[in-house]
Context: one part of a larger RNA
RNA sequence: UGACGGGGGCCCGCACAAGCGGUGGAGCAUGUGGUUUAAUUCGAAGCAACGCGCAGAACCUUACCAGCUCUUGACAUCUACUGACCGGUGCGGAGACGCACUUUUCCCUUCGGGGACGGUAAGACAGGUGCUGCAUGGCUGUCGUCAGCUCGUGUCGUGAGAUGUUGGGUUAAGUCCCGCAACGAGCGCAACCCCCAUCUUCAGUUGCCAUCAUUUGGUUGGGCACUCUGGAGAAACUGCCGGUGACAAGCCGGAGGAAGGCGGGGAUGACGUCAAGUCCUCAUGGCCCUUAUGGGCUGGGCUACACACGUGCUACAAUGGUGGUGACAGUGGGCAGCGACCUCGUGAGGGGGAGCUAAUCUCCAAAAGCCAUCUCAGUUCGGAUUGUACUCUGCAACUCGAGUGCAUGAAGUUGGAAUCGCUAGUAAUCGCGGAUCAGCACGCCGCGGUGAAUACGUUCCCGGGCCUUGUACA
Numbered sequence: 001u002g003a004c005g006g007g008g009g010c011c012c013g014c015a016c017a018a019g020c021g022g023u024g025g026a027g028c029a030u031g032u033g034g035u036u037u038a039a040u041u042c043g044a045a046g047c048a049a050c051g052c053g054c055a056g057a058a059c060c061u062u063a064c065c066a067g068c069u070c071u072u073g074a075c076a077u078c079u080a081c082u083g084a085c086c087g088g089u090g091c092g093g094a095g096a097c098g099c100a101c102u103u104u105u106c107c108c109u110u111c112g113g114g115g116a117c118g119g120u121a122a123g124a125c126a127g128g129u130g131c132u133g134c135a136u137g138g139c140u141g142u143c144g145u146c147a148g149c150u151c152g153u154g155u156c157g158u159g160a161g162a163u164g165u166u167g168g169g170u171u172a173a174g175u176c177c178c179g180c181a182a183c184g185a186g187c188g189c190a191a192c193c194c195c196c197a198u199c200u201u202c203a204g205u206u207g208c209c210a211u212c213a214u215u216u217g218g219u220u221g222g223g224c225a226c227u228c229u230g231g232a233g234a235a236a237c238u239g240c241c242g243g244u245g246a247c248a249a250g251c252c253g254g255a256g257g258a259a260g261g262c263g264g265g266g267a268u269g270a271c272g273u274c275a276a277g278u279c280c281u282c283a284u285g286g287c288c289c290u291u292a293u294g295g296g297c298u299g300g301g302c303u304a305c306a307c308a309c310g311u312g313c314u315a316c317a318a319u320g321g322u323g324g325u326g327a328c329a330g331u332g333g334g335c336a337g338c339g340a341c342c343u344c345g346u347g348a349g350g351g352g353g354a355g356c357u358a359a360u361c362u363c364c365a366a367a368a369g370c371c372a373u374c375u376c377a378g379u380u381c382g383g384a385u386u387g388u389a390c391u392c393u394g395c396a397a398c399u400c401g402a403g404u405g406c407a408u409g410a411a412g413u414u415g416g417a418a419u420c421g422c423u424a425g426u427a428a429u430c431g432c433g434g435a436u437c438a439g440c441a442c443g444c445c446g447c448g449g450u451g452a453a454u455a456c457g458u459u460c461c462c463g464g465g466c467c468u469u470g471u472a473c474a
Base pairs, nucleotide, nucleotide: 001474002473003471004470005469007468008467009466010465011464012463013462015458016457019422020421021420022419023418026314027313028312029311030310031309032308033307034305035304042053043052064300065299066298067297068296069295070294073125077124078123079121080120081119082118083117087102088101089100090099091098092097106115107114108113127289128288130287131286132285136283137282138278139277140276141274143272148187149186150185151184152183153182154163155162156161167178168177169176193266194265195264196263198234199233200232201231202230203229204228207224208223209222212221213220237260240254241253242252243251244250316415320374321373322372323371324370325369332363333362334361337356338355341352342351343350344349381412386407387406388405389404390403391402392401428450429449430448431447432446433445434444
């Protein structure tokens, strides 16, 4: 100087408390451990691994296993020789591949040759998701959006180092004020950036309709006031008033205001810590393989199942189930696509098919809501499981897809110890969209609808900041 303390002081955080809803019990989904297996590819491991890499394993993916097969190679550059390539047919084979037949005969040219592409030969070499993240770059997690981390000069100290950065107030903040052997500065904080909340202005189609006609219908004429869209601006600064404070920084209350003291949200992550994670995104040193640890193919596996854990979904019901009714969103997506509408089917869906490269057409039905019924029961709760008949995607749904109809109707009556999230348009609850994607979503990323309770307080648990103290630790 740090680190640590079941030392002290001050302060903060959904840290506790006060509340609301969960997890832990059940069934299922998903990840992991374990076990099994020819293989169940690999990585991730307290917080910060475990719906994580995977924004989607039937083949492919795929790295794993079995078998079949290739050896200058699936891919790059160089040399020599040679030929266009592509395409079609037949045979063998699980296919990769092999054999045979056939069609065609590239471009430029100084006629020497050159170029792209295919084949053959030999070797230089290719190739490796092989090892090492403890050789590395890059990227990322975490403490933590915590308020800290440092430097120059000066001063003090033999020195390590200290001072500044401590102190008195204050703040979300090393934020600001005052003081002070310090005076300044840098990286952080804040602001500058984006979205939301109010208004003005410009613009007015595909959007809108107050007034005038018109219509089943903003449908058409007309209009751009309103809504909305998207450009430009205004607006909030403790600016004003009162109190308080040290005549400071600030704090408390008030006015006005769409918004008030950081208005709400996002992006933004200091010096560093964890030899944290990643050699399987990529790049890369070293090591290793080179008729194989490389390449191709078929099939299997990653989907196994006495069990254990994590994360979720659905429930156990009446704040509910079922039937009916039929009102109100927003974000987004769409051409090998979205598909209105008609028609067939109980349905998944099928057959036609207008319009739309979209503020125009379409996905699109929002759902919670309201009315009726059920009357506390393993039920008109719950839907697992299983049987059967189908639908769709796809070369192909056996291992191993999703969906539909009928039948079946399991556990489960609110969950032990323990444990998680959340402070407001939040929690809870309700549906909708998108990426990935042929198909497959209870996951993920977004969107809007309805919309709470509680916070006395900081004694305690956890984490963190500042000062101080002890130390046989570094």